[in-house]
RNA sequence: UUUCAGGGCGAGGUGCAAUUCCUCACCGGCAGUAAAGUCUGCGAACCACUGCGGUGGCCGAAACGGUGAAAUUCCGUUACCGACGGUUAAAGUCCGGAUGAGAGAAA
Numbered sequence: 001u002u003u004c005a006g007g008g009c010g011a012g013g014u015g016c017a018a019u020u021c022c023u024c025a026c027c028g029g030c031a032g033u034a035a036a037g038u039c040u041g042c043g044a045a046c047c048a049c050u051g052c053g054g055u056g057g058c059c060g061a062a063a064c065g066g067u068g069a070a071a072u073u074c075c076g077u078u079a080c081c082g083a084c085g086g087u088u089a090a091a092g093u094c095c096g097g098a099u100g101a102g103a104g105a106a107a
Stems, first nucleotide, its partner, number of pairs: 001107004010024004025093002027082002029042004037080002046057004062078005084096003
C1' cells in the first nucleotide's frame, strides 16, 4: 500500500395489531492460551468532553462431572448472556446509522 474482516425467528399460541409477548427453535467479532459467546486482553456500541485529530469513562453471561502432562477452551449434562434509535405491541435474530467504523488476518 492492497484485499479481507458478524451470525441468527423456522413452527405453534394469544391478539385489532407481535419475526418484539408466551412455548419450542436459532446465532456467537479479534488476539492469547489444549481448540473459549461466559477465562485474560481487545474491538464495536453506549456516555462525557473536544481544538473534530482525538481524549477519558463504561462495557453482559458457567457450573458440575469425565479424559489428559496440560482444557473455566475438548467430551457429557444442565444453565446463562446479548449496545443505541425505530416499530400498529415490549426485538441478541426485523428495519436504521452502516456501501460506515474496527480489534485484527492475509498478500
The prediction has a mean pLDDT of 88.
FMN riboswitch aptamer (RFN element) from uncultured Eubacterium sp., 107 nucleotides, folded computationally.
The RNAcentral record of the sequence draws on MGnify.
The source organism's lineage runs through Bacteria, Bacillota, Eubacteriales, Eubacteriaceae and Eubacterium.
Its Rfam family is "FMN riboswitch aptamer (RFN element)". Rfam's curators write: The RFN element is a highly conserved domain that is found frequently in the 5'-untranslated regions of prokaryotic mRNAs that encode for flavin mononucleotide (FMN) biosynthesis and transport proteins.